[in-house]
RNA sequence: AUGAAUACAAGGGGAGAGAUUACGUAAAACAAUUAUUUUACGUAACGCCGAAGGAGCAAGCAUAUUGUGAAUCUCUCAGGCAAAAAGACUCUUGUAGGACG
Numbered sequence: 001a002u003g004a005a006u007a008c009a010a011g012g013g014g015a016g017a018g019a020u021u022a023c024g025u026a027a028a029a030c031a032a033u034u035a036u037u038u039u040a041c042g043u044a045a046c047g048c049c050g051a052a053g054g055a056g057c058a059a060g061c062a063u064a065u066u067g068u069g070a071a072u073c074u075c076u077c078a079g080g081c082a083a084a085a086a087g088a089c090u091c092u093u094g095u096a097g098g099a100c101g
Base pairs, nucleotide, nucleotide: 006096007095008094009093010092011091012090013089018046020045021044022043023042024041025040026039027038028037029036047081048080049079053077054075055074056073060068061067062066
C1' cells in the first nucleotide's frame, strides 16, 4: 500500500396464496322503532402459499452396529393469503477484519 472471505449497522429492491364463509363485539350511516348496510377486531370452518423461524433427507466421508451429511428440495409445526407489517435472497454505504499481491 491492494483490500478477498466473514461479522455487524443503516438505507434500497424483494415472490406466492380467499379483501372466503358463519357467528359475536364495537363504531358509523339510513330508518318512527325493529331491521339493513359499511368498517375494524375476535372465534370457528373449509380452501390455499412458502422466501421469517423450525423439521427431514441424497451423494460422499467414517464405519461392527450405525453416525455425520446441504439447499431456493420436501413437510407445512409455526408463519402468511387486499393494503400495512413481515420476508429468504440481493445491492449500496460505513465499521471491524486482513486472505491475495